Record summary
Predicted 3D model of a 72-nucleotide RNA (transfer RNA) from an Armatimonadota bacterium. Model confidence (mean pLDDT): 80 of 100. The same sequence occurs in records of 2 taxa. The sequence is in RNAcentral, with records from ENA, GtRNAdb and Rfam. It matches the Rfam family "tRNA". Its family is annotated with triplet codon-amino acid adaptor activity in the Gene Ontology. Rfam classes the family as a transfer RNA.
[in-house]
RNA sequence: GCCUCUGUGGCGCAACGGUAGCGCAACGGUUUUGUAAACCGUCGGUUGUCGGUUCGAAUCCGACCGGAGGCU
Numbered sequence: 001g002c003c004u005c006u007g008u009g010g011c012g013c014a015a016c017g018g019u020a021g022c023g024c025a026a027c028g029g030u031u032u033u034g035u036a037a038a039c040c041g042u043c044g045g046u047u048g049u050c051g052g053u054u055c056g057a058a059u060c061c062g063a064c065c066g067g068a069g070g071c072u
């Protein structure tokens, strides 16, 4: 330099182009002498950035940035 894959809450991952969810973590509560576990609930995202297509984009297209792998 070229090719492929990848980027979504603090972490790990989902999501036919049509209201962005799940688990863990965190926080509050119930329970306990207390802690842990268990149970109930709550919070937390401008979906890497900038454009384009579309009535509508996390999703499709382009460029750029970061990460992983391969080729030379």
Stems, first nucleotide, its partner, number of pairs: 001071007010024004018055001026042005048064005